This is a predicted structure of a 76-nucleotide RNA (transfer RNA) from a Crocinitomicaceae bacterium. The source organism's lineage runs through Bacteria, Pseudomonadati, Bacteroidota, Flavobacteriia and Crocinitomicaceae. Its mean pLDDT, the model's own confidence on a scale to 100, is 82. It matches the Rfam family "tRNA". Rfam links the family to the GO term triplet codon-amino acid adaptor activity. It is annotated as a transfer RNA. Rfam's curators write: Transfer RNA (tRNA) molecules are approximately 80 nucleotides in length.
C1' cells in the first nucleotide's frame, strides 16, 4: 500500500421507508432497614469520530480526513 467492516450516554449496544436519539448496566438521589444488601421508584448523562455537501429537514444519502479491527501484499 489494497480491499472489507466499525465509531451512538461512563461501560455494551439498538436506531430501514431521511421527520430531529433510545434500552440495559453503571452513576446519583429517594422509599425500605437499626445499617447495610437486594428490590422498588426517580433524575442527571450525548456537539451521533471530525469537516464539507445534498435536502425544507441527516445518526441515516455523498465526499474527503482520523483512528480501531479483520484479511490480501510489499520492505527489512
Nucleotide at each position: 500500500a489494497c480491499g472489507g467492516g466499525c465509531g451512538u450516554a461512563g461501560c455494551u449496544c439498538a436506531g430501514u421507508u431521511g421527520g430531529u436519539a433510545g434500552a440495559g448496566c453503571a452513576u446519583u438521589g429517594g422509599u425500605c432497614u437499626c445499617c447495610a444488601a437486594a428490590a422498588c421508584c426517580a433524575a442527571g448523562g450525548g456537539c451521533c469520530g471530525u469537516g464539507a455537501g445534498u435536502u425544507c429537514g441527516a445518526a441515516u444519502c455523498u465526499u474527503a480526513c482520523c483512528g480501531c479491527c479483520c484479511g490480501u501484499g510489499c520492505c527489512a